[in-house]
Small-subunit ribosomal RNA, central domain from Candidatus Paceibacter sp., 357 nucleotides, folded computationally. Model confidence (mean pLDDT): 82 of 100. It was read from a public genome assembly.

Context: one part of a larger RNA
RNA sequence: CUGGGCGUAAAGAGUGCGUAGGCGGCUUGAUAAGUCUUUGGUCAAAUCAUGGGGCUCAACUCCAUGGCUGCCAGAGAUACUGUCUAGCUAGAGACUGGAAGAGGCAAGCGGAAUUGCUGGUGGAGGGGUUAAAUCCGUUGAUAUCAGCAAGAACACCGAAGGCGAAGGCAGCUUGCUAGUACAGUUCUGACGCUGUUGCACGAAAGCGUGGGUAGCGAAUGGGAUUAGAUACCCCAGUAGUCCACGCCCUAAACGAUGGAUACUAGACAUUGGCAGUAUCGACCCUGUCAGUGUCGUUUAACCAAGCUAACGCGUUAAGUAUCCCGCCUGGGGAGUACGGUCGCAAGACUAAAACUC
Numbered sequence: 001c002u003g004g005g006c007g008u009a010a011a012g013a014g015u016g017c018g019u020a021g022g023c024g025g026c027u028u029g030a031u032a033a034g035u036c037u038u039u040g041g042u043c044a045a046a047u048c049a050u051g052g053g054g055c056u057c058a059a060c061u062c063c064a065u066g067g068c069u070g071c072c073a074g075a076g077a078u079a080c081u082g083u084c085u086a087g088c089u090a091g092a093g094a095c096u097g098g099a100a101g102a103g104g105c106a107a108g109c110g111g112a113a114u115u116g117c118u119g120g121u122g123g124a125g126g127g128g129u130u131a132a133a134u135c136c137g138u139u140g141a142u143a144u145c146a147g148c149a150a151g152a153a154c155a156c157c158g159a160a161g162g163c164g165a166a167g168g169c170a171g172c173u174u175g176c177u178a179g180u181a182c183a184g185u186u187c188u189g190a191c192g193c194u195g196u197u198g199c200a201c202g203a204a205a206g207c208g209u210g211g212g213u214a215g216c217g218a219a220u221g222g223g224a225u226u227a228g229a230u231a232c233c234c235c236a237g238u239a240g241u242c243c244a245c246g247c248c249c250u251a252a253a254c255g256a257u258g259g260a261u262a263c264u265a266g267a268c269a270u271u272g273g274c275a276g277u278a279u280c281g282a283c284c285c286u287g288u289c290a291g292u293g294u295c296g297u298u299u300a301a302c303c304a305a306g307c308u309a310a311c312g313c314g315u316u317a318a319g320u321a322u323c324c325c326g327c328c329u330g331g332g333g334a335g336u337a338c339g340g341u342c343g344c345a346a347g348a349c350u351a352a353a354a355c356u357c
Base pairs, nucleotide, nucleotide: 003329004328005327006326007311008310012325014201015200016199017198021194022193023192025088026087027086029084030083031082033081034080035077036076037075038074039073040072041071042070048066049065050064051063052062053061054060091191092188093187094186095184096183097182099180103177104176105175106174107173108172109171110154114150115149116148117147118146119145120144121143125136126135162169163168206247207246208245209244210243211242215241216240220236221235222234223233258324259323260322261321262320263319266295267294268293269292270291271290272289273288274287275286276285306313307312330357331356332355339350340349341348342347
């Protein structure tokens, strides 16, 4: 290399869009490139196999036949693949209809709470902890009432619930905008699947410029604890957390499970649609399509089969198959060095070897 693998042992790229390439539904006709049959030519010698011969045998060697790997030309076959042609509708897309949703972006609005400020009442404590202290307070705190201001987050509803490709998304209203399921079966007629390079998006933290800063709070200061305490606990508190624009591009970015299609018992729950039944109408009930979940083991019986090293998975497969991509190949050295690309930086991506067990 072939091979064997990738939920947890090494291994699915964080996610999507999509170029090249690979693969690709049903039917007709043509062609005969792939494919198959056959004929001819060629396929040096040596080597290899079989039979026979020569050195006393053998190695070695000579002769004959065959084999191996193909290549070229002619004739033929046409199922499959390819190419061309003409169609089809089951894949895919469009259209129409009503529907659900924290999908995205922007603007406006709301109440509770918190903190600060002003004023009233009041008069000695408050706060904090296992216990304390630092800390706040007679220049009037804490408590309580009224008012004003600010920033951030949205209790209940709320759910194993919904939406999104993933990251992720939750107060209310409006505007703009994207996707999805269902029903109809009106249109196009294979327009499909995957996808090296590429492009876009990508939590938190971090970076740049300018704002903002209530609460929280790395760093830092102080108080405790302790043998010490660069911690855990307490009092403060800067960056940050928030906004705008521009970067960064990483996560246990997890279902540790790539995408697509088909097939293979079910039961229960739930979300959205449709149909039926029922009804004055709605609910309930039944069926069906699409999602989201749980169970799937022992007993007289229901509780599948199958797979897996086991755990477990089990129509949302880790079952049975096909297509395409990514990735793995003993541990450490090391996701490091060097080089390159990107970045303001932090660093990211790509990625070894010596040596060692």